[in-house]
Predicted 3D model of a 71-nucleotide RNA (transfer RNA) from a Patescibacteria group bacterium. The organism belongs to Bacteria candidate phyla, within Bacteria. It matches the Rfam family "tRNA". By type it is a transfer RNA. The prediction has a mean pLDDT of 80.
RNA sequence: GCGGGGUUAGUAUAAUGGUAUUAUACUUGCUUCCCAAGCAAGAGACGCGAGUUCGAUUCUCGUAUCCCGCU
Repeated sequence: GCGGGGUUAGUAUAAUGGUAUUAUACUUGCUUCCCAAGCAAGAGACGCGAGUUCGAUUCUCGUAUCCCGCU
């Protein structure tokens, strides 16, 4: 230099053009003499910029970073 892939909540993950899933962690409540465990509820995320579209996490382009391969 070229090609391919990844980037989503504190962490780990799923998904698809139409309210973004689950687990764990966190907060609150219930339970308990207390803790743990258990149960219920809640808050929390689509790397960044632009384009297409009624609507973009999804499609297109650029860019950042990481991984793999070629040179």